About this RNA:
The RNA shown here (Bacterial small signal recognition particle RNA) has 98 nucleotides and comes from Sulfuricurvum sp. RIFCSPHIGHO2_02_FULL_43_9. Lineage of the source: Bacteria > Pseudomonadati > Epsilonproteobacteria > Sulfurimonadaceae > Sulfuricurvum. The gene name in the source record is ffs. Rfam family: Bacterial small signal recognition particle RNA. It is annotated as a non-coding RNA gene. About the family: The signal recognition particle (SRP) is a universally conserved ribonucleoprotein involved in the co-translational targeting of proteins to membranes. The RNAcentral record of the sequence draws on ENA. The coordinates come from a structure-prediction model, not an experiment, and the mean pLDDT is 77.
RNA sequence: CCUCUAGACCUGUGCAAGGGUGCGUUUAGACAUCGUGUCAGGGUAGGAAUACAGCAGCACACCUAGACGUGUUUUGUGCCGCAGGUAUCUGGGGGAGU
Numbered sequence: 001c002c003u004c005u006a007g008a009c010c011u012g013u014g015c016a017a018g019g020g021u022g023c024g025u026u027u028a029g030a031c032a033u034c035g036u037g038u039c040a041g042g043g044u045a046g047g048a049a050u051a052c053a054g055c056a057g058c059a060c061a062c063c064u065a066g067a068c069g070u071g072u073u074u075u076g077u078g079c080c081g082c083a084g085g086u087a088u089c090u091g092g093g094g095g096a097g098u
């Protein structure tokens, strides 16, 4: 000096973990008013059958929080994997020359 190899470093990528967020399922809470449905009672119309509007209640929807699954995004997270870089470094092997 060349080459092989291992590591450090850098880059990319995969996986895992954490954060944000969308969707699905589910649970709980809240719900004065506003939304939908059903509307007891009562009210109105009617000779009646019945009809109409509709309070309370109930259910759904909406909101809040949690759990599971999934998508997306992000991280100066990782006893992790893979690839590349080296004009950086360290170790080992081999070769040539001095």
Base pairs, nucleotide, nucleotide: 001095002094003093004092005091006090007089008088009085010084011083012082013081014080015078016077017075018074019073020072021071022070023069024068025067026066027065028064029063035060036059037058038057043052044051045050